[in-house]
Context: one part of a larger RNA
RNA sequence: CAAGGGACUCCCAUCGGGAAGUGAAGACCCCAUGGAGCUUUACUGCAGCCUGUCGUUGAAUUACGGUAUUACAUGCGCAGCGUAGAUGGUAGAUGUUAAUCCUUAUAUUCCGGUAUAAGGGGAGUCAACGUUGAGACACCAUCCUUGUUCUGCUGUAAUUCUCACUCGUAUUGUUUACGAGGACAUCGGUAGGUAGGCAGUUUGGGUGGGGCGCCACACCCUCGAAAACAUAUCAAGGGUGCCCUAUGGUCAACUCAUGUGAGUCAGCAACUCACAGGAGAGUGUCAAGAGCAUAAGUUGGCUUGACGUGAUUUCGCACAGCAAGAAAUCACGAGUGGAAACACGGGUCUAACGAACCAAUACGCCUUUUUGGUGAGGGCUAUUGACUACAGAAAAGCUACCCUGGGGAUAACAGAGUCGUCGCCGGCAAGAGCACAUAUCGACCCGGCGGCUUGCUACCUCGAUGUCGGUUCUUUCCAUCCUGGCUGUGCAGCAGCAGCCAAGGGUGAGGUUGUUCGCCUAUUAAAGGGGAUCGUGAGCUGGGUUCAGACCGUCGUGAGACAGGUCGGUUACUAUCUGAUGGGAG
Repeated sequence: CAAGGGACUCCCAUCGGGAAGUGAAGACCCCAUGGAGCUUUACUGCAGCCUGUCGUUGAAUUACGGUAUUACAUGCGCAGCGUAGAUGGUAGAUGUUAAUCCUUAUAUUCCGGUAUAAGGGGAGUCAACGUUGAGACACCAUCCUUGUUCUGCUGUAAUUCUCACUCGUAUUGUUUACGAGGACAUCGGUAGGUAGGCAGUUUGGGUGGGGCGCCACACCCUCGAAAACAUAUCAAGGGUGCCCUAUGGUCAACUCAUGUGAGUCAGCAACUCACAGGAGAGUGUCAAGAGCAUAAGUUGGCUUGACGUGAUUUCGCACAGCAAGAAAUCACGAGUGGAAACACGGGUCUAACGAACCAAUACGCCUUUUUGGUGAGGGCUAUUGACUACAGAAAAGCUACCCUGGGGAUAACAGAGUCGUCGCCGGCAAGAGCACAUAUCGACCCGGCGGCUUGCUACCUCGAUGUCGGUUCUUUCCAUCCUGGCUGUGCAGCAGCAGCCAAGGGUGAGGUUGUUCGCCUAUUAAAGGGGAUCGUGAGCUGGGUUCAGACCGUCGUGAGACAGGUCGGUUACUAUCUGAUGGGAG
């Protein structure tokens, strides 16, 4: 000096592995005493509609009622001349304007009578006196019961009318006339019913995500609980929401379960007696733990302390506060049992329970509407009635049409941890293998490895790490399907079976299905198994799943729902850095 390659600095082009790339405070999931749309036999209301009633709204008739008035009648316990309504006054009242009496008719009746009318007849009749709680229908006055009648007001039902009011036709266009209807309808007030047509709301919590399930949401006992007290989990085992006027109180007496022996019917079991028997019984309860024989157990007598009013303490709720409720102690009063001492404020103790509002009831008291009485209302005290989500809102659902705020405090994919499950291997060797455990197969039991399956956990990510399968392309592991080397054989050879070393290379094509997988077909030396965010969507596809439309089946009253089926359904990004590939300059 020439040729080639590499490193370094820089440039050009291309690719799209990484920056859990950019885009959008995740749409799935959960949460919020968040929102909205829709549904209904959720709750509470409002239009609308129906019906009653009042007003607009007037005049009559009939029938049947109500009420007041006029006239008339009516009134029977026993005793008593007898059909005595009540009270009061009074000793007289009534009678030729025909009384007592007789006949007939009508009404009524307690069947004895009473009242009225007509006829006859012609002078008295009825009271006061005795019976009765009450004394004269002798007479008068005021009223009560029941009935008839006159008149007024009013109600119900039916019918009629025309003048309000309504409609139609005609004319004028202020109105008027005629016709039809008519106090109905219309309109207004008020009350009852109905009422997703509309509106406002609610629709709990816990929870190894949420939902479904369940209640671990109020209480009691044992254990967990680590020998003071206290102590959690959807830890383990159970119980309570009552029952009892005796199963309470008190006084007295008695002793249980069980066993053995004996005794007429009587036996394995009936009843009686004797002995042993410290609790093995019983104690209201299918709780448990404590306690109890001096009995708190069993039986009998008398009873109501299963009392009234207060105070304190403990648990509830450990060691701060907190309600109901439960329990214990004490004081006063009134009692029960007992001779008395004494005991008794329910049940031997620990569970068996509920605030305010409102309602009912009880007891009285206070009080409101000018006064008195009554009625009505309000207040104080107590009891009962319930909130089991049990310190107690008044309360059903759907949302794939959805929205907002948040959460990796919490699920689905992936990762991580674990490895029951899964895959692979090993230890021991009962047995099969004609005999023979180990050529080959290998039960029960035991020990590992892997991190592929499925679970579990909820540690990273919800201001987003794109989700199945296929395709393309690269790399890796070996527990090896073929090819290579070797060993054993129940290996003669060929072909096998089993094992050892070995990952260099290879491991293909079709049918069906979205499929992974699987099944099938013909070949092949063989058609191996896995990993790489179930490799790979800023590479592709988009068949499946998983938005909005729609259909079917099933479920739901419905809105709607369905790891049920079906048809359709936007796949964004111009490459900054890094990386890779090709080219170039120094």
Predicted 3D model of a 586-nucleotide part of an RNA (large-subunit ribosomal RNA, domain V) from Methanocorpusculum sp. RNAcentral holds the full RNA, with entries from ENA. Its Rfam family is "Bacterial large subunit ribosomal RNA". The prediction has a mean pLDDT of 81.